[in-house]
């Protein structure tokens, strides 16, 4: 320089044809238990990297920028 992938909850990751953003783990509360652990139930937690564009509507499509992994020269 060029090609290509990633980014979404504290962490690891889903998210279909664009139509109100989810799971597991973790955290908090409750149940059970002599206690802890385990198990079960519930709850909280998100500017979807940043800024624009398209659209009635964008995590998803388009552009730019920044960041990070891999390949080639």
């Nucleotide at each position: 320089u060029u090609c290509u992938g990633g980014a979404u909850a504290g962490c690891u990751c889903a998210g279909u044809c664009a139509g109100u953003a989810g799971a597991g783990c973790a955290u908090g509360a409750g149940a059970u238990u002599c206690u802890u652990a385990a198990u079960c139930u519930c709850a909280g937690g998100g500017u979807c990297g940043u800024g624009g564009g398209u659209u009635c509507a964008a995590g998803c499509c388009c552009c730019a920028c920044a960041u990070u992994g891999g390949g080639a020269a």